[in-house]
Context: one part of a larger RNA
Molecule: large-subunit ribosomal RNA, domain I
Organism: marine sediment metagenome
RNA sequence: AGCGCAAGGUGAAUGCCUUGGCAACUGGAGCCGAUGAAGGACGCGACGAACAGCGAUAUGCUACGGGUAGCAGUAAGUACGCAACGAUCCGUAGAUUUCCGAAUGGGGCAACCCACUAGUUUGAAGAACUAGUACCUGAUUUAUCAGGGGGGAUACGCAGGGAACUGAAACAUCUUAGUACCUGUAGGAAAAGAAAGUAAUAACGAUUCUCUUAGUAGCGGCGAGCGAAAAGGGACCAGCCCAGUUUUAACAUUGGAGUUACAAAAUUUAUUGAUAGAUGAAUAGUGUGGGAAAGCUAACCAAAGAAGGUGAUAGUCCUGUAAUCGAAAUCAAUAAAUCUCUGUUAAACGAAGAGUACGGCGGAACACGUGAAAUUCUGUCGGAACAUGCGAGGACCAUCUCGUAAGGCUAAAUACUACCAGUUGACCGAUAGUGAACCAGUACCGUGAGGGAAAGGUGAAAAGAACCGCGGGAGCGGAGUGAAAAGAUCCUGAAACCUUGUGCUU
Numbered sequence: 001a002g003c004g005c006a007a008g009g010u011g012a013a014u015g016c017c018u019u020g021g022c023a024a025c026u027g028g029a030g031c032c033g034a035u036g037a038a039g040g041a042c043g044c045g046a047c048g049a050a051c052a053g054c055g056a057u058a059u060g061c062u063a064c065g066g067g068u069a070g071c072a073g074u075a076a077g078u079a080c081g082c083a084a085c086g087a088u089c090c091g092u093a094g095a096u097u098u099c100c101g102a103a104u105g106g107g108g109c110a111a112c113c114c115a116c117u118a119g120u121u122u123g124a125a126g127a128a129c130u131a132g133u134a135c136c137u138g139a140u141u142u143a144u145c146a147g148g149g150g151g152g153a154u155a156c157g158c159a160g161g162g163a164a165c166u167g168a169a170a171c172a173u174c175u176u177a178g179u180a181c182c183u184g185u186a187g188g189a190a191a192a193g194a195a196a197g198u199a200a201u202a203a204c205g206a207u208u209c210u211c212u213u214a215g216u217a218g219c220g221g222c223g224a225g226c227g228a229a230a231a232g233g234g235a236c237c238a239g240c241c242c243a244g245u246u247u248u249a250a251c252a253u254u255g256g257a258g259u260u261a262c263a264a265a266a267u268u269u270a271u272u273g274a275u276a277g278a279u280g281a282a283u284a285g286u287g288u289g290g291g292a293a294a295g296c297u298a299a300c301c302a303a304a305g306a307a308g309g310u311g312a313u314a315g316u317c318c319u320g321u322a323a324u325c326g327a328a329a330u331c332a333a334u335a336a337a338u339c340u341c342u343g344u345u346a347a348a349c350g351a352a353g354a355g356u357a358c359g360g361c362g363g364a365a366c367a368c369g370u371g372a373a374a375u376u377c378u379g380u381c382g383g384a385a386c387a388u389g390c391g392a393g394g395a396c397c398a399u400c401u402c403g404u405a406a407g408g409c410u411a412a413a414u415a416c417u418a419c420c421a422g423u424u425g426a427c428c429g430a431u432a433g434u435g436a437a438c439c440a441g442u443a444c445c446g447u448g449a450g451g452g453a454a455a456g457g458u459g460a461a462a463a464g465a466a467c468c469g470c471g472g473g474a475g476c477g478g479a480g481u482g483a484a485a486a487g488a489u490c491c492u493g494a495a496a497c498c499u500u501g502u503g504c505u506u
Stems, first nucleotide, its partner, number of pairs: 001505009015491001016457002020428002022425007029417002031151002039100003042055003046078002050074002052059001061094006070082002105114003115133007135148006156187001157185005167174001171221001197204002208235004218226002239409003242353001244349001246348006255342004266338010277325003283298004299316002301305001307319003358382008368394001389404005444451002464490001467478004
């Protein structure tokens, strides 16, 4: 030095675990904001920082309910206190709520600076304190009132704009795609919607969604590709108003409607539900063991053998579970009553949406690329009829049929899930699962937009090692705790790597 063997060190894999995630389902809820939001800055504790809570009334104040023995957040420790005259805690309703922020008196490098008007304190000036003072729109009584602004759930809706990579095996029409993205704006849904419809000799009767029709009919450098509708089966169903100062008749309360459908304020009662909660069955013995819930023996309950915890695996120990019960206060739904609005019904007559329909030219949307191109929208130029009218039925004409444009409103079935509650998983188990199981959008990086980690596990219980020895200390050796040192660099503790001892070979 090499190859073995043994014992260690280092190291963190592996195994086991789960506080955290992921994906769904069911129900709820679907907005907050000038009564100042979302989000922050700075403060508030007897005791430094942080998180959480709160706001100069600051770790909290008030009232009403629930609830029961301790409380004084994470969080140990000491101190000072509170509590059966019911604290802490939970729920409901209030009060307070600095400064910034739409930020709104003016300014500004956010959390700062400086004003004016009125009032209070003051003898006055000055100073301090309190309240008000932005802009836009609308209304009227012209000096007042009302509304708006910003945020968000990177979701869902509607509208205005609107790509390219890509595919066509190149590429230009085409496709990707009216997608991504930008903007505006709304609601808990939105949009659409009560036929100038669909059909076809028979009829149906607003809209929306879905299955099917059907990858069909069609469109298409007839390439790549794009791609319906009616009928039929379901979900859900709901209809109305204006464009009449008209006339007549009947009835003078019938009728109709109702606050989240229509034009618009409320109250009461009842029921149900939500926001705290309550009751809640049934097991003992035995040996092993540190510990029994496992084993053995013998019982019991079950409208409860879901689940979690407890020193190993518990229906009967604890929390619970099945079942039943419960609200002073606030909210929601439903019903009824009050209440509010509107004269009601019938008949007649009238009326029945004009720079509109439609046409030419140029575009766009329709599955439909200009095509035989109907239908819809429109920039531009023209431009009707008036219910004996007009439109449509895929050029156009006739017949026939269907409808009544150029005004408006409308729940449900549909879409989504930031949020709340519950449940589930042939989902993950710490290089996985969220970037984040841990004080993570943190530390750190970047001028900035932005990028963005690592990091879980003693033990049943701290019982967290008194005391002694060595040492400056770190630490080590005893002692002690514990089932075990598992000893805080703490469960298990692989390998690489590094040592020590030893055997063999050289």